[in-house]
Context: one part of a larger RNA
RNA sequence: GGCAGACGGUGGAUGCCUUGGCGGUAGGAGGCGAUGAAGGACGUGGUUAGCUGCGAAAAGCGUCGGGGAGCUGCUAAGCGAGCUUUGAUCCGGCGAUGUCCGAAUGGGGAAACCCGGCUGGGGUCAUGCCCAGUCAUCUUUCACUGAAUACAUAGGUGGAAGAAGCGAACUCGGGGAACUGAAACAUCUCAGUACCCGAAGGAAUGUAAAUCAAUUGAGACUCCCUGAGUAGCGGCGAGCGAAAUGGGAAUAGGCCAAACCGGCGGGAAGCAAUUCCUUCCGGGGUUGUGGGACUCCAAUGUGGGACUCUGAUGGAUAGCGGAAUGGUCUGGAAAGGCCGGCCAAAGAGGGUGAAAGCCCCGUAUGCGAAAUUCUGAAGAGCUCUAGGAGUAUCCCGAGUACCACGGGACACGAGAAAUCUUGUGGGAAUCUGGGGGGACCAUCCUCCAAGCCUAAGUACUACCUACCGACCGAUAGUGAACCAGUACCGUGAGGGAAAGGUGAAAAGCACCCCGUUGAGGGGAGUGAAAUAGACCUGAAACCGUUUGCCU
Numbered sequence: 001g002g003c004a005g006a007c008g009g010u011g012g013a014u015g016c017c018u019u020g021g022c023g024g025u026a027g028g029a030g031g032c033g034a035u036g037a038a039g040g041a042c043g044u045g046g047u048u049a050g051c052u053g054c055g056a057a058a059a060g061c062g063u064c065g066g067g068g069a070g071c072u073g074c075u076a077a078g079c080g081a082g083c084u085u086u087g088a089u090c091c092g093g094c095g096a097u098g099u100c101c102g103a104a105u106g107g108g109g110a111a112a113c114c115c116g117g118c119u120g121g122g123g124u125c126a127u128g129c130c131c132a133g134u135c136a137u138c139u140u141u142c143a144c145u146g147a148a149u150a151c152a153u154a155g156g157u158g159g160a161a162g163a164a165g166c167g168a169a170c171u172c173g174g175g176g177a178a179c180u181g182a183a184a185c186a187u188c189u190c191a192g193u194a195c196c197c198g199a200a201g202g203a204a205u206g207u208a209a210a211u212c213a214a215u216u217g218a219g220a221c222u223c224c225c226u227g228a229g230u231a232g233c234g235g236c237g238a239g240c241g242a243a244a245u246g247g248g249a250a251u252a253g254g255c256c257a258a259a260c261c262g263g264c265g266g267g268a269a270g271c272a273a274u275u276c277c278u279u280c281c282g283g284g285g286u287u288g289u290g291g292g293a294c295u296c297c298a299a300u301g302u303g304g305g306a307c308u309c310u311g312a313u314g315g316a317u318a319g320c321g322g323a324a325u326g327g328u329c330u331g332g333a334a335a336g337g338c339c340g341g342c343c344a345a346a347g348a349g350g351g352u353g354a355a356a357g358c359c360c361c362g363u364a365u366g367c368g369a370a371a372u373u374c375u376g377a378a379g380a381g382c383u384c385u386a387g388g389a390g391u392a393u394c395c396c397g398a399g400u401a402c403c404a405c406g407g408g409a410c411a412c413g414a415g416a417a418a419u420c421u422u423g424u425g426g427g428a429a430u431c432u433g434g435g436g437g438g439a440c441c442a443u444c445c446u447c448c449a450a451g452c453c454u455a456a457g458u459a460c461u462a463c464c465u466a467c468c469g470a471c472c473g474a475u476a477g478u479g480a481a482c483c484a485g486u487a488c489c490g491u492g493a494g495g496g497a498a499a500g501g502u503g504a505a506a507a508g509c510a511c512c513c514c515g516u517u518g519a520g521g522g523g524a525g526u527g528a529a530a531u532a533g534a535c536c537u538g539a540a541a542c543c544g545u546u547u548g549c550c551u
Base pairs, nucleotide, nucleotide: 001550002549003548004547005546006545007544008543009542015536016501017500020472021471022469023468024467025466026465027464028463029461030460031166032165039101040100041099042055043054044053046079047078049075050074051073061095062094063093064092065091066090070083071082072081106115107114108113116135117134118133119132120131121130122129137163138162139161140160141159142158143157144156145155170201171199172198173197174196175195181188185235211218212217222249223248224247225246232240233239253453254452255451256397260283261282262281263280265278266277267276268275269274288431290396291395292394293393294390295389296388297387303384304383305382307381308380309379310378314374315373316372317371319367320366321365325340326339327338328337329336341358342357343347349361350360351359402426403425404424405423406422407421408420409419412438433448434447435446436445437444488495489494508535511523512522513521514520
């Protein structure tokens, strides 16, 4: 030195565990904010570093309920001082207080700071000082004022109401890429995606046919299945990709503008009566077997409502009752074995010194609210709603329809390219009217644009509650099981860790010895175990001690 055995050190794999994650189901909730949010700074405890809570009334105050014996949050004890059956701590409802920053809003500002005005109050002989309230901007509206400039308008002053900022996804709108694919690349694709901006809601959008269909008909919209990877589009490449129909979910329809009638006011003509024009208001009216106005006839009740109020019932936010087991053996410990019982509308689950229906918390089931809140049966109020005939005088949404040119959207890339939309230019008609049926024309069919509103079915989940998993189990599962978006890195945007486990119980090793009043160790003691002692188990690499053999 090698090999082998034994015993150790180191190391932290493996096994077991789970406080944390991941995914889902059902229900709730779907917002918070100038009554100052989200998020922070600084404070706040008898002693207080951090976390949590709270705000100078500061781990809290009032009140109304629950609850019933201990309590003064956690790491985390100690010391000290208290509270509590006159009901504390704790849980819930409603309030009070709520420094400073932050939309931040009196002005400023390098956030958590600096400096003010006005009104009232405190203090002082007085000023300084302190306290309470108030003072930003914009929009809408009302009132009063009011220029150039006569009426007016701009402007000014004041009152009232509203807005702003934050938030995970879902939604609608305004903008809008590239990598990529096409095996290169330009049309095309990726994709109207990512991203930016705006707006809103608990959903949003859409919605009551100028729709489809096809010679029969359907009858708002939305969503799902089908149709169908079809018809089509496409450097006919890569790729893109419908609709009708049919089956389901859910169902709901309404209101204006106009004609016409009436009215306050304004203007014009006229000596006046009056006539005409007109902003605005009320009635009327709302349709495509065309409807309405207008004239005539008939009719006073029926049904409905998405509006307002009251509010039954049921729920939410604390809780309460809640069955049934003993012996013995092993063991440190019984819930295990054996023997014998019991409950079960409860044998879900968790805990307890191993594995418990009957020990504890619970579970099935039954019950419960002073206060706030959701629901909304029923009622009241309010409100809406009808027919027939005649005539052909009036009305039926205008820079609109439509056309041309240029874009965009439609599955549809200009194509034979309808349809929708619109930047520029032209520019109708009112039922003997107008749009559509994929160029266009005819016939036929169908529907009434250029105004508005509308639940449900659908999308999503930051948040709350309950439950579930052939999901993970500490290099996994969230980046984060642990004081993690922390430490640390970066000027910054941003990047971003590692780190769980003594034991049933600290019973966490009194006392003695070695040692530097160490570290560490040896006795002693606790414990079932101390090779469980700062920690479960404790693999391998690696490093030793010792024994044997070989060299």
The part of an RNA shown here (large-subunit ribosomal RNA, domain I) has 551 nucleotides and comes from a Myxococcota bacterium. Its mean pLDDT, the model's own confidence on a scale to 100, is 87. The source organism's lineage runs through Bacteria, Pseudomonadati and Myxococcota.